[in-house]
RNA sequence: GGGUGUGUAGCUCAGUGGUAGAGCACUUCACUGAUAAUGAAGAGGCCGAAGGUUCGAUCCCUUCCACACCCA
Numbered sequence: 001g002g003g004u005g006u007g008u009a010g011c012u013c014a015g016u017g018g019u020a021g022a023g024c025a026c027u028u029c030a031c032u033g034a035u036a037a038u039g040a041a042g043a044g045g046c047c048g049a050a051g052g053u054u055c056g057a058u059c060c061c062u063u064c065c066a067c068a069c070c071c072a
């Protein structure tokens, strides 16, 4: 330099056009002599950035950024 893939909650990942979810972690409560486990509730995200298409974009298109891999 060329190509491919990934980017979503603190972490690991779902979600393929209609106002974003799970597990673990965190907070509170219940249970216990106390902790753990278990149960209930809650907080936490303008989906890497900027444009475009669309009535409507995490999702489709373009460019850029970061990371990984392949080729040279």
Stems, first nucleotide, its partner, number of pairs: 001071007010024004018055001026042005048064005